A computed fold for a 144-nucleotide RNA from Ornithinibacillus scapharcae TW25, annotated as FMN riboswitch aptamer (RFN element). The sequence was found by an Rfam model in a public genome assembly.

[in-house]
RNA sequence: UUCCAUCUUCGGGGCAGGGUGAAAUUCCCGACCGACGGUAAUGAACAAAGGUUCUAAGUCCGUGAGCCAUUUGAACUUCAUCAAAUGGUUGACCUGGUGCAAAUCCAGGACCGACAGUUAAAGUCUGGAUGGGAGAAGAUGUCG
Numbered sequence: 001u002u003c004c005a006u007c008u009u010c011g012g013g014g015c016a017g018g019g020u021g022a023a024a025u026u027c028c029c030g031a032c033c034g035a036c037g038g039u040a041a042u043g044a045a046c047a048a049a050g051g052u053u054c055u056a057a058g059u060c061c062g063u064g065a066g067c068c069a070u071u072u073g074a075a076c077u078u079c080a081u082c083a084a085a086u087g088g089u090u091g092a093c094c095u096g097g098u099g100c101a102a103a104u105c106c107a108g109g110a111c112c113g114a115c116a117g118u119u120a121a122a123g124u125c126u127g128g129a130u131g132g133g134a135g136a137a138g139a140u141g142u143c144g
Stems, first nucleotide, its partner, number of pairs: 004141007017029003031124002033113002035063004043054004058111002066089009093109005115127003
């Protein structure tokens, strides 16, 4: 230093102001937000140099929660329910500039956002959730 095992900690943000209305953070004007890993022509620091470290995408590649199905188990008269595993499903970008090269740079314009609930339709409110989780950091141990 790598792999593996165990454990610990961490691990999501957002409707200001206004309109209509009996009622809307749900509609309308407008405002605001962007999980995790990878990738990179970004930026910064260090180095004599080769380089090294940190950092950089909501719309590229993949992942996650959610939802659906199946199987198994729990429980049960049955259905419903709960848990686990497996499978499926799961949004959105163009134009111009620079350049050898742009899906990431610069500029402009656009677009997207689970389920359930609600005096009225929700990315932003409430709830499942003091949950789960991609994963991040660290500790200990074993082998090489």